[in-house]
């Protein structure tokens, strides 16, 4: 210098006019003035997870279903986070993983091949006869396929073959390390088919789940038709996702008509933010201090000048909050890796 990799932090800032809204005071009979103070994001998107808060007179067991899948923390909780294994990409730094099980069991894998899983003999090799055929042995070479009855070697045999031996691979068992998953230049056995892939194929196995949402729910006003008809009725029906027992209540179901859809709450003090100390490898988690930071409801934060600059893309809460996911312009700060070159 140059290519990557991984983290953080912005999303405009400061001043003026004139315009919108919560809040609080103060005046005002009331409309409404004056005056302080706050006002859309990292993702408010998607509604994919998790809660927390409100309601069902079980929300109790079960069975269907349905999540989640290596291990140990973290959390209100998760499919989130963080450390490790262990497999795969890269030279690295680093990324990625739908990561229990194939020895319960069923099912798939076209074509090519002799033959695709408890599945061989086409060509070759060997040996025998009645000899260009025929019969037995073989699975080491060759051929087909992504994939073919452990791999080099050496020994043996009609010729071969774990058939024997030796290194390596694989099982199984011990033995050291680690909480664990799992690891090992470790012992010891076996010739060892337990023989291959797929479970994001069905299945199997652990472990986890009641249900509905703020358009939940409470209060308050006002208004109408204490309407009409049908069917079931305690041996029945009804009770927040199916189905079955439990329990509880004692009426429900349908269609047509008719009335009301205003207001108040819920609603913003939080599992909250910010600093600092401490414990931790981290994700966090405690302590001490300070801070109030949207609460609309047909939907509020716009314009416009000026000044400095490097400056603007995705894109606007609606009951919270913690993830994930997708969109994104451009600036700035850190730490790490490879590669060149100078000293």
């Nucleotide at each position: 210098a140059a290519a990557g990799c991984c983290u953080g932090c912005c999303g405009g800032g400061c001043a003026g006019u004139c315009g919108c809204u919560g809040c609080u005071g103060u005046c005002g009979c009331a409309a409404g003035a004056c005056a302080g103070g706050g006002g859309a994001g990292g993702a408010a998107a998607g509604u994919c997870c998790g809660g927390g808060c409100u309601c069902c007179g079980c929300a109790g067991g079960g069975c269907a279903g349905g999540g989640u899948g290596c291990c140990a923390g973290g959390u209100a909780a998760c499919a989130c986070c963080u450390g490790g294994g262990c497999g795969g990409c890269g030279c690295a730094a680093g990324c990625c993983g739908a990561c229990g099980g194939a020895a319960a069991g069923u099912g798939c894998a076209a074509c090519a091949g002799a033959a695709a899983g408890g599945a061989a003999a086409c060509c070759g090799c060997c040996u025998g006869c009645a000899a260009u055929g025929c019969a037995g042995g073989u699975a080491a070479g060759g051929g087909u396929g992504a994939a073919a009855a452990g791999g080099u070697g050496c020994g043996g045999u009609a010729a071969g073959a774990g058939c024997g031996c030796a290194c390596c691979g694989c099982g199984c068992g011990g033995c050291u390390g680690g909480u664990a998953a799992c690891a090992g230049u470790c012992c010891g056995u076996g010739g060892c088919g337990a023989u291959g892939g797929u479970a994001a194929a069905c299945c199997c196995c652990a472990c986890c789940c009641g249900g509905a949402g703020c358009a939940a729910g409470a209060c308050c006003a006002a208004a109408u038709a204490g309407g009409a008809a049908u069917c079931c009725u305690u041996u029945g029906g009804u009770g927040u996702g199916g189905c079955c027992c439990g329990c509880a209540c004692u009426g429900g179901a349908u269609u047509c008509g008719g009335g009301u859809a205003g207001g108040u709450u819920g609603c913003u003090u939080g599992a909250g933010g910010c600093g600092u100390c401490c414990g931790g490898c981290g994700a966090c988690g405690g302590g001490c201090g300070u801070c109030c930071c949207a609460g609309a409801u047909a939907a509020a934060u716009g314009a416009c000048u000026g000044c400095a600059g490097g400056a603007a893309a995705c894109a606007g809460a609606a009951c919270c909050c913690g993830g994930c996911u997708u969109a994104c312009g451009g600036g700035c700060a850190g730490g790490c890796u490879u590669u060149c070159a100078c000293c």
Bacterial RNase P class A from a Gammaproteobacteria bacterium, 343 nucleotides, folded computationally. Rfam family: Bacterial RNase P class A. Gene Ontology terms of the family: tRNA processing, ribonuclease P activity and dimeric ribonuclease P complex. By type it is a ribozyme. The source organism's lineage runs through Bacteria, Pseudomonadati, Pseudomonadota and Gammaproteobacteria.